[in-house]
RNA sequence: CAACGAUAAAGGCAAACCUGUUGAAAGAUAGGGACGCAAAACUAGAGGGCCUGUAAAAUGGUAGCCAGUUACCGAA
Numbered sequence: 001c002a003a004c005g006a007u008a009a010a011g012g013c014a015a016a017c018c019u020g021u022u023g024a025a026a027g028a029u030a031g032g033g034a035c036g037c038a039a040a041a042c043u044a045g046a047g048g049g050c051c052u053g054u055a056a057a058a059u060g061g062u063a064g065c066c067a068g069u070u071a072c073c074g075a076a
Base pairs, nucleotide, nucleotide: 004074005073012037013036017032018031019030020029021028022027035064041069042068043067047066048065049062050061051060
């Protein structure tokens, strides 16, 4: 440096569901809450997929589907 990932240390995130707000919807957001996560950090016009929507589209969303970029720790 690359790869890898413990029943390690320190710290982190937060699914479903509930409540408020928002949106046509998918969804987003704040609080509660933890199913899980070694990238569950960031990126959604210039990769694919999926969801919304429609006659077909447009539109919107999703990074916790794959992907791209960057990164903490260090047993085997």
The RNA shown here (c-di-GMP-I riboswitch aptamer) has 76 nucleotides and comes from Acetobacterium woodii. The sequence was found by an Rfam model in a public genome assembly.